[in-house]
RNA sequence: GUACCUGUAGCUCAGUUGGUUAGUAGCGUCUGACUCAUAAUCAGAGGGUCGGGGGUUCAAGUCCCUCCGGGUACA
Numbered sequence: 001g002u003a004c005c006u007g008u009a010g011c012u013c014a015g016u017u018g019g020u021u022a023g024u025a026g027c028g029u030c031u032g033a034c035u036c037a038u039a040a041u042c043a044g045a046g047g048g049u050c051g052g053g054g055g056u057u058c059a060a061g062u063c064c065c066u067c068c069g070g071g072u073a074c075a
Base pairs, nucleotide, nucleotide: 001074002073003072004071005070006069007068010027011026012025013023019058029045030044031043032042033041051067052066053065054064055063
């Protein structure tokens, strides 16, 4: 450089043909209970401009374009 895949919470991800209002998700964080104390366990809480911008549509996390980041293959 070319082709393809990918970006949703601090991390790992779900989100089904585009159709309420983003998830009762796991881990982590915070608070409380338990304990002499810590861990484990239990209960609760907070955390998201769905990578940025534009377009299509009555409606976009989902489709299209462009840019940015990551990955794989080829050169």